[in-house]
RNA sequence: AGGGGCGUAGCUCAGUUGGUUAGAGCGUCGAGCUUAUACCUCGAUGGCCGAUGGUUCGAAUCCAUCCGCCCCUACCA
Repeated sequence: AGGGGCGUAGCUCAGUUGGUUAGAGCGUCGAGCUUAUACCUCGAUGGCCGAUGGUUCGAAUCCAUCCGCCCCUACCA
C1' cells in the first nucleotide's frame, strides 16, 4: 500500500427478500426451597445496534467516509 472479516445487553452470540414494541443463554438482584450454602423453581433487571452522513414512507439490516480489533498479500529492512 492492496484485499477480506468483525463491531448488537456486564459477557458469549442470534437477528439477512429493510416493516408494528430488538431477542436468547450466562450474569446480577429479589423471593421460594434448605439448619445454611449450592442446585433447582418463580419473578425482576438491562442495549436507540461503533461514529457521522446518505438512500427510503420506513434502516441493526442498503450505500459512503471515518474509528477500533483480527486475518491474508505486497513492499522495506